Context: one part of a larger RNA
C1' cells in the first nucleotide's frame, strides 16, 4: 500500500465561512477525451512459464511454442462518464404576507440583596462538631432613616426557547444575522463536501488603562491530626467587572463530522397554517425538540425517521501498551506556551 475501522476498546477535526480539488437533478442533439470492438507496428536478447533435445541423471547448455497483461497507430460503436449546445423544474435560490425567540451588538434604566459609611433604638454577642484566632462596653451582632459603590439578575422558569459552536436570562430604545409558515404566473442545477488558507471560539492566563460590593488561588493566622504544606474557621492579594489588544486550550460530549435519499409504529411537547365546533379543544398538515418501541443493526451496553438501519459523495482520523502527545528542528505567541512531531530502549 490493500484491507478493515473511528458512541463506550486505538480512531471525528471546538465550530462554521470558503479557495484548489472531488462528486452532482429531468429530456434531447452534436463530438469522441475516457470506454469497447476489429486491423497494423512495437513490446531485444537471455531469464521465467510449457513443451522437445544433448551432457549415463540433475545443475548446466539448446530447439521451438506461448508469455510480455504495455504503448503508438488506425477504422469503427455511441450506452455509460466527459465536452459543446437546446430545452425543464422536482434540488437549490428569489419575490410577497405572516410567526417565534435569555440570537448578536449599543445606549438607558429598575428592584432585592451584600457590603461600607452617618444617625437613632438597644445590649453582649458573632462563630464552630467542639472551640480558637478575629470583631465587640471607645457599644458590636440585631433593627430603623438617610447615603455611596459595585456585581448579580429571585418568582416566571420548562428532559422550554435561540445559536454553527462556545454560548446566551430583570426592564427597555435605535441597529443587526438566522430560522420558520402560508402562498406564488420569478431565476433555471445557480448544488454538495471541503486539503490549504481565513474567521469565531468557555475558563484560566497576560499587556496597558480603569474599576473593586460579594467571592476568592496564592499568603497569615486559628483549629484538627502522629503530622496537616489540606477539608474546617478569621483574614486576605492577584483574579473575577468595563474598554481595546493577545492567548487558541477544554469531559469544547451526543465521547455520534458534514450532506441527501429510503425505511413499522405510539405519546408528549415548542412554533406556525387550514377545518370543525366553538373561545380552548379536536382533526389534519408543516418545522423544531423529547420519551419509548418493531424491522434492522451492535461484542455487549445500547441504537432505533434527530440512526450506532439501509445506500451514496466529500473531508478528518486509527494501526498494541510504555517511552510520548514528549525530544529535536520549523511555524505561531510578550510570556505561559500552542501547533506540527519521531526515535533508541523496553514489555
Nucleotide at each position: 500500500c490493500u484491507g478493515g475501522g473511528c458512541g463506550u476498546a486505538a480512531a471525528g477535526g471546538u465550530c462554521g465561512c470558503g479557495u484548489a480539488g472531488g462528486c452532482g437533478g429531468a429530456c434531447g442533439a452534436u463530438c469522441a477525451a475516457g470506454u469497447c470492438a476489429g486491423g497494423g507496428g512495437u513490446g531485444a536478447a537471455a531469464g521465467u512459464c510449457c513443451u522437445g533435445g544433448g551432457c549415463u541423471c540433475a545443475a548446466c547448455c539448446u530447439g521451438g511454442g506461448g508469455a510480455c497483461u504495455g504503448c503508438c497507430u488506425u477504422u469503427g460503436a455511441a450506452a455509460c462518464u466527459g465536452a459543446u449546445u437546446g430545452u425543464c423544474u422536482u434540488g437549490a435560490g428569489a419575490c410577497c404576507g405572516g410567526g417565534a425567540g435569555a440570537g448578536g451588538a449599543u445606549g438607558g434604566c429598575g428592584g432585592a440583596a451584600u457590603u461600607c459609611c452617618c444617625a437613632g433604638u438597644g445590649u453582649a454577642g458573632a462563630g464552630u462538631g467542639a472551640a480558637a484566632u478575629u470583631c465587640g462596653u471607645a457599644g458590636a451582632u440585631a433593627u430603623u432613616c438617610g447615603g455611596a459603590g459595585g456585581a448579580a439578575c429571585a418568582c416566571c422558569a420548562g428532559u422550554g426557547g435561540c445559536g454553527a459552536a462556545g454560548g446566551c436570562g430583570a426592564c427597555u430604545u435605535a441597529c443587526u444575522g438566522g430560522c420558520u409558515c402560508g402562498a406564488u404566473a420569478c431565476u433555471g442545477a445557480c448544488g454538495c463536501u471541503g486539503a490549504g488558507g481565513g474567521g469565531c471560539g468557555a475558563a484560566a492566563g497576560c499587556g496597558u488603562g480603569g474599576g473593586g460590593a460579594g467571592c476568592a488561588a496564592a499568603c497569615a493566622g486559628g483549629a484538627u491530626u502522629a503530622g496537616a504544606u489540606a477539608c474546617c474557621c478569621u483574614g486576605g492579594u492577584a483574579g473575577u467587572c468595563c474598554a481595546c489588544g493577545c492567548c487558541g486550550u477544554a469531559a469544547a460530549c451526543g465521547a455520534u463530522g458534514a450532506a441527501u435519499g429510503c425505511c413499522a409504529g405510539a405519546c408528549g411537547u415548542c412554533g406556525g397554517a387550514u377545518a370543525g365546533c366553538a373561545u380552548g379543544c379536536u382533526a389534519u398538515u408543516c418545522g423544531g425538540u423529547g420519551u419509548c418501541a418493531c424491522a434492522c443493526c451492535u461484542a455487549a451496553c445500547g441504537g432505533a425517521u434527530u440512526a450506532a438501519g439501509c445506500a451514496u459523495u466529500c473531508c478528518g482520523c486509527c494501526u498494541g501498551g510504555g517511552g510520548a502527545g514528549u525530544a529535536c528542528g520549523g511555524u505561531c505567541g510578550c510570556a505561559a506556551g500552542a501547533u506540527u512531531a519521531a526515535a533508541a530502549c523496553u514489555c
Small-subunit ribosomal RNA, central domain from an uncultured prokaryote, 347 nucleotides, folded computationally. The coordinates come from a structure-prediction model, not an experiment, and the mean pLDDT is 86. The RNAcentral record of the full RNA draws on ENA.